[in-house]
RNA sequence: CGAGUUGGCCGGGUGAUCGCGGCACGAGAGUGUCGAGGAAAGUCCGGGCUCCAAAGAGCAGGGUGGUGGGUAACGCCCACCCGGGGUGACCCGCGGGAAAGUGCCACAGAGAACAGACCGCCCCAAGCAAUUGGGGUAAGGGUGAAACGGUGGUGUAAGAGACCACCAGCGCACCAGGCGACUGGCGCGGCUUGGUAAACCCCACCCGGAGCAAGGCCAAGAGGAUCGCUCGCGAUCUGCGCAGAUGAGCUGCUCGCUCGAUAUCUGCGGGUAGGCCGCACCAGGCCACUGGCAACAGUGGUCGCAGAUGGAUGAUCACCCUCGGCUUUGCCGAGACAGAACCCGGCUUACAGGCCAGCUCGUCCA
Numbered sequence: 001c002g003a004g005u006u007g008g009c010c011g012g013g014u015g016a017u018c019g020c021g022g023c024a025c026g027a028g029a030g031u032g033u034c035g036a037g038g039a040a041a042g043u044c045c046g047g048g049c050u051c052c053a054a055a056g057a058g059c060a061g062g063g064u065g066g067u068g069g070g071u072a073a074c075g076c077c078c079a080c081c082c083g084g085g086g087u088g089a090c091c092c093g094c095g096g097g098a099a100a101g102u103g104c105c106a107c108a109g110a111g112a113a114c115a116g117a118c119c120g121c122c123c124c125a126a127g128c129a130a131u132u133g134g135g136g137u138a139a140g141g142g143u144g145a146a147a148c149g150g151u152g153g154u155g156u157a158a159g160a161g162a163c164c165a166c167c168a169g170c171g172c173a174c175c176a177g178g179c180g181a182c183u184g185g186c187g188c189g190g191c192u193u194g195g196u197a198a199a200c201c202c203c204a205c206c207c208g209g210a211g212c213a214a215g216g217c218c219a220a221g222a223g224g225a226u227c228g229c230u231c232g233c234g235a236u237c238u239g240c241g242c243a244g245a246u247g248a249g250c251u252g253c254u255c256g257c258u259c260g261a262u263a264u265c266u267g268c269g270g271g272u273a274g275g276c277c278g279c280a281c282c283a284g285g286c287c288a289c290u291g292g293c294a295a296c297a298g299u300g301g302u303c304g305c306a307g308a309u310g311g312a313u314g315a316u317c318a319c320c321c322u323c324g325g326c327u328u329u330g331c332c333g334a335g336a337c338a339g340a341a342c343c344c345g346g347c348u349u350a351c352a353g354g355c356c357a358g359c360u361c362g363u364c365c366a
Base pairs, nucleotide, nucleotide: 001362002361003360004359005358006357007356008355009354010353012320013319014318015317016316017315018314020035021034022033023032024031025030037337041348042347044346045345046344047343048342049211050210051209052208056255057254058253059252061207062206063205064204065203066080067079068078069077070076081095082093083092084091085090096202097201101200102199103196104195105194118141119140120137121136122135123134124133125132126131149167150166151165152164153163154162168192170189171188172187174185175184176183177182215277216276217275218274221231222230223229224227237271238270240269241268242267243266244265245264246263247259248258249257250256279310282304284303285302286301287300288299289298290297291296321335322334323333324332325331326330
C1' cells in the first nucleotide's frame, strides 16, 4: 500500500425569536430547570410489581437441551469442548437419546432395512445353434442423497469376514491430563450396527393463572337488611328489578382448601361517564481502584436524567458541517431508520453517511 476479519462509537452543530408539556419558586406578571431512541419498533423471551389462597399436591400441557460460569431471571451473555468451513485472523451449528419401542425414507432402481438377483459371473439340464429353464453368487456393472465396513491376500465351480493381515468405526475395561464437556495412550470383544427425534416417543431440568383497562383510595350518585354495609371508569362491575339454574371460587382435570341459601351462577333490564395514587429513584448513569481470561462482581466518589386529558417533546431565521447537481470567488437541493406510555434485562428487525481500535494474509522498501 492492497485485500480481509472482529469489536466499539457518532448519527447533524451553535445562536436568536416564538410556542407546547412536567417540576420548583413567586401574591401576580413571570423566572429558573428538564423534555425521545439506539433501536422508543416487533411484542418474541425473562424478571420486578399487582390481584387471585402472601399460591398447595398430582396429572395433563408447555418450554429448554454439549460443558463450566455470570445474572433477579432468561431461550440472554462469557469462556471452553465437539463437528463443519477458511492459507489465516475468524466464522457457522434448533449440539441429549436412533444398540427402548413405533412410524417415515420422494424420484430413479430388481431391491430402501429380519436386505436385494436387473445386467454380469459360475454350475446343471434341454437344444446343431441362437437361446430357454432351474440353482448358486453381493467380487464387477447400473440406479440413487443413501445399496448393509475399506484395501490386499487365502479360499472357491464362481463367490462371500467363510478365514487372515493392516486400516476405519462401534462397545467394554484400564492408565494419564482436565472441575467438566472431552482429549491422548493401551488392551479386549463380536467382525460391522443406514438416515430421520424443527416425527411420535424416552431422559434430565424449568414453568400456577391473569395482567397497569393489573390494582388501591376518595367521591357525585344508586341500593338495601341503616351498618365499622354493598356497588360505584365504563365491563370480565353491580347485597337493585325480572326470568332461569343448583352448588360456586381457586382461569384444563382430580385431590385439597375457602365460601355458601341473607348464597352462587347465567340471560335480559336498570344504575354509575368525577378525582387522586400506582407513575417516573432506579437489578440507575458516569469515573476510579480491586478481583476475574471474560461475561461480571465488590468498594469508594459523583450526578438526578422525559412523562401525559394515556395528548407535550415543535416551528422560523442566521452561520457552520456532510452529500449531490450546476451556468463553480458562488447558487440550488437534500440530511437515514424511526418516535416513549407501568418499569427494567435481553433477542430480533430497520438504519443515508461517517469515525476509531485490535487482528490476519499478500506485495514492496529499510